[in-house]
Context: one part of a larger RNA
């Protein structure tokens, strides 16, 4: 000096990216128990006290014909000890905010999670020899199912909502129109023959799906503006003007898991707070199933913050075992 323990004055998180590890706590009865809430929960919430061992009294209980032999609780008295759930085994706890509803699943071997999943919500295809998938086919699953049923695709319990916009893409319908292949169709042209024909080429016209073209459709892909002025202090515009457009972001939340400027600005916690928590909106760049916004309960999750509690530390000591080192 490593590893693994045990202890430890005073202080008690000053340690540190962070209480990481360590230590508290821990059992059982008896009392006590908040905010919130989907009225089930939170809740072992939190917190407080008892607990050894002898005596005696009551009460009950299981076995047993019975004598009796264990168990249990109550209540009164005594007793030893520093310490009585005396070793060992065995929840710290509370508050705030995010995400995600929850139990699950997940990268065997550096991620478990806010990632998937999931009840529940929608759109869409599928009438059955179903759509769909796998196969060259047979044929096979779907399904020994049938629309409350099967497939794809999107949110993600629940509450309170889900604005506008069909111009592009996409999907869906549309007996006209145009544009359009292969055939069809043959007006005519050359070639060659004396000729019958042989052989090349070939206009109009008729042709399907698609495209064009008309329409719907956004819980389809997706989008959701600028400049100017303008009120009796000031500043700020409820209001006006113009200019573009398919339509100009409604509710609802906003320095946000999104905010550059930013340690915004104010309040709150501290003696001191880039973090946090509550307002403000000047949203560089939120926003409504690529869901918005809340929300009890629930998390080896993340973020702040108080008690408790300790070798994280101020700042290290010392003990043990077992390497390491040095002799043999």
């Nucleotide at each position: 000096c490593u590893a693994u323990g045990c202890u430890g004055a005073a202080g008690g998180a000053a340690c540190u990216c962070g209480g990481c590890a360590a230590a508290u706590u821990g059992c059982a009865c008896g009392c006590g128990u908040a905010a919130c809430u989907u009225c089930g929960g939170a809740a072992g919430a939190a917190g407080c006290g008892u607990g050894g061992c002898c005596u005696c009294u009551u009460u009950u209980u299981a076995c047993g014909c019975a004598a009796g032999u264990g168990g249990a609780a109550a209540g009164a008295g005594g007793u030893g000890g520093c310490a009585c759930a005396g070793a060992c085994c065995a929840g710290g706890g509370g508050g705030u905010a995010g995400c995600g509803a929850c139990u699950g699943u997940u990268u065997a071997u550096c991620a478990a999670a806010a990632a998937c999943a999931c009840a529940g919500g929608g759109c869409u295809c599928u009438g059955c020899g179903a759509a769909g998938u796998u196969g060259c086919a047979a044929a096979a699953c779907g399904a020994c199912g049938u629309a409350u049923a099967g497939g794809g695709c999107c949110u993600g319990a629940c509450g309170c909502c889900u604005g506008c916009c069909c111009g592009g893409u996409g999907c869906u319908g549309g007996a006209a129109g145009g544009u359009u292949a292969a055939a069809g169709g043959g007006a005519g042209a050359g070639g060659u023959g004396c000729a019958a024909g042989c052989u090349u080429u070939g206009a109009a016209c008729u042709g399907a799906a698609g495209c064009c073209c008309c329409a719907g459709u956004a819980a389809a892909c997706g989008g959701c503006g600028g400049c100017c002025g303008u009120a009796a202090c000031u500043a700020u515009a409820a209001c006006g003007g113009u200019c573009c457009u398919a339509a100009g972001g409604u509710a609802g939340c906003g320095a946000a898991a999104u905010u550059c400027c930013u340690u915004g600005u104010c309040g709150g916690g501290u003696a001191a707070g880039u973090u946090c928590c509550g307002a403000c909106c000047u949203g560089c760049a939120c926003g409504a199933a690529u869901g918005g916004c809340g929300u009890a309960a629930c998390g080896a999750c993340u973020u702040c913050c108080c008690c408790g509690c300790u070798g994280u530390c101020u700042c290290c000591a010392g003990c043990a075992u077992a390497g390491a080192c040095u002799c043999a």

Large-subunit ribosomal RNA, domain IV from Rhizobium herbae, 328 nucleotides, folded computationally. Its mean pLDDT, the model's own confidence on a scale to 100, is 89.